Description: This is a predicted structure of a 371-nucleotide RNA (Bacterial RNase P class A) from a Sedimenticolaceae bacterium. Of the family's consensus pairs, 94% are formed in the model. Its Rfam family is "Bacterial RNase P class A". Rfam's curators write: Ribonuclease P (RNase P) is a ubiquitous endoribonuclease, found in archaea, bacteria and eukarya as well as chloroplasts and mitochondria. The coordinates come from a structure-prediction model, not an experiment, and the mean pLDDT is 77. NCBI's taxonomy places the organism under Bacteria, Pseudomonadota, Gammaproteobacteria, Chromatiales, Sedimenticolaceae. It is recorded under the gene name rnpB. RNAcentral holds the sequence, with entries from ENA.
RNA sequence: GGAGUCGGCCGGACAGUCGCUGCUGCGCCGUCGGGCGCGGCGGAGGAAAGUCCGGGCUCCACAGGACAGGAUGCCAGGUAACGCCUGGGGGGCGCGAGCCUACGGAAAGUGCCACAGAAAAUAUACCGCCGCACCGCCUGCGGGCAUUGCGGUAAGGGUGAAAUGGUGCGGUAAGAGCGCACCGCGCCGGUGGCAACAUCGGUGGCAGGGUAAACCCCAUCCGGAGCAAGACCAAAUAGGGGAACCGGCGGCUCAGGUCGCCAAGUGUGGUCCGCACAGUUCCCGGGUAGGUCGCUAGAGGCCCGCGGCGACGCGUGCCGCAGAUGAAUGACUGUCCUCGACAGAACCCGGCUUACAGGCCGUCUCCCUUC
Numbered sequence: 001g002g003a004g005u006c007g008g009c010c011g012g013a014c015a016g017u018c019g020c021u022g023c024u025g026c027g028c029c030g031u032c033g034g035g036c037g038c039g040g041c042g043g044a045g046g047a048a049a050g051u052c053c054g055g056g057c058u059c060c061a062c063a064g065g066a067c068a069g070g071a072u073g074c075c076a077g078g079u080a081a082c083g084c085c086u087g088g089g090g091g092g093c094g095c096g097a098g099c100c101u102a103c104g105g106a107a108a109g110u111g112c113c114a115c116a117g118a119a120a121a122u123a124u125a126c127c128g129c130c131g132c133a134c135c136g137c138c139u140g141c142g143g144g145c146a147u148u149g150c151g152g153u154a155a156g157g158g159u160g161a162a163a164u165g166g167u168g169c170g171g172u173a174a175g176a177g178c179g180c181a182c183c184g185c186g187c188c189g190g191u192g193g194c195a196a197c198a199u200c201g202g203u204g205g206c207a208g209g210g211u212a213a214a215c216c217c218c219a220u221c222c223g224g225a226g227c228a229a230g231a232c233c234a235a236a237u238a239g240g241g242g243a244a245c246c247g248g249c250g251g252c253u254c255a256g257g258u259c260g261c262c263a264a265g266u267g268u269g270g271u272c273c274g275c276a277c278a279g280u281u282c283c284c285g286g287g288u289a290g291g292u293c294g295c296u297a298g299a300g301g302c303c304c305g306c307g308g309c310g311a312c313g314c315g316u317g318c319c320g321c322a323g324a325u326g327a328a329u330g331a332c333u334g335u336c337c338u339c340g341a342c343a344g345a346a347c348c349c350g351g352c353u354u355a356c357a358g359g360c361c362g363u364c365u366c367c368c369u370u371c
Stems, first nucleotide, its partner, number of pairs: 001367004006362005012336007020043010045342001049353002052351005057226004069222005074088005089103001090101004104217002109215002111211003126157002128153006136145003165183006184206001185204008230293004240284006247262006265277004300319003304315004337340001
């Protein structure tokens, strides 16, 4: 100098003016619900996003268990919890820093394995190799070649993503774990490690190819719905419960009331009684509009110290950091720069994933050059 790797941080800056929104101090007014004026303080993000996991909180359900369904799946730890994170093991990739990894069970059962190929799984044999038999040809008479049939073989060729452990030696008619050595695999034991696992020794010639983010089996975990949860106040309306009363006219009376008369609300019915439904007032209750709470101090942030490889935990100190509900966080001006990406809270928090112009800092690796 170049190419990489991992981690962290920032996400236009400053000033002025005018607005919006929450809280708050003072003053004034008030019908006591509040309103107005002046001032002070706070006012989007690293992802506020997707709503994919986990929890808090709320309501409903609930003795306990099972089925169904879903998720997870090497080991240990962290955590409120997790499918997240940390450390470690196995496997794969990279020269390396480092990265990726659902990584339990295929000997419970079922399914599937395109094309090619003899055969894709109760196995099987296309070419080949070997033996025997028959027939034929050649011959230097030792033998050789070739057709067909039967049998052996799975070394070699060929097909395929994958073909019944691999390499070598022996062995054999040719072959074959048939025998042996090493590797691999299973079982047993020792050693190290909390464990996953690693390693060493012995032993068994060695079994049934793959596929479980195919069904399935095993183990562990999971009750449901969600702030439009839910709680309170409460105009209005319907439906509900209760109490009292019932029309008109006239007289008396301050009024309440009382007396008299009449064809005395509607339906049923020819009429009356009866029955049913009404009507008025008040109360309870109901719960809409509206309002209040939930609502932001919380598994909170920062510094330091201690413990731990780390995730993280403990302790001391400091900080106060949006809370709307038609829903604020903006507009204009000036100066400057590298001219500004993805995008905006809506109960809260921990994660994951996705989007992102540009810039800064640090760790480590490889290559080239120079000293």